RNA sequence: GUCCUCGUAGCAUAGUCUGGAUAGUGCGCCAGAUUGCGGAUCUGGAGGUCCCGGGUUCAAAUCCCGGCGGGGACG
Numbered sequence: 001g002u003c004c005u006c007g008u009a010g011c012a013u014a015g016u017c018u019g020g021a022u023a024g025u026g027c028g029c030c031a032g033a034u035u036g037c038g039g040a041u042c043u044g045g046a047g048g049u050c051c052c053g054g055g056u057u058c059a060a061a062u063c064c065c066g067g068c069g070g071g072g073a074c075g
C1' cells in the first nucleotide's frame, strides 16, 4: 500500500444478512427482602451521542459514502 473483519451501557454480548415494538441479555453497580453480620438467593432500579461525520428513506444500530480505531491476510 491492497483486501477482509470487528466497533452497541463499566465489562462481555444479541439484534445488522431481510430497515419498522420503548435497543435486549448476562456479569458488575445501587436499593430493598432474607440473615446475628455477611455470602448465596429473590425483587426492584440506575446506567446507551449503537465509534465519528454525511447521505438515502415516512422511518437507520441495521442500507450507501467518507473518516478514526482494534484484529487478520497478502505485498
Base pairs, nucleotide, nucleotide: 001074002073003072004071005070006069007068010027011026012025013024020058029045030044031043032042033041051067052066053065054064055063
A computed fold for a 75-nucleotide RNA from a Candidatus Woesearchaeota archaeon, annotated as transfer RNA. Lineage of the source: Archaea > Nanobdellati > Candidatus Woesearchaeota. Its mean pLDDT, the model's own confidence on a scale to 100, is 82. It matches the Rfam family "tRNA". It is annotated as a transfer RNA. Rfam describes the family as follows. Transfer RNA (tRNA) molecules are approximately 80 nucleotides in length.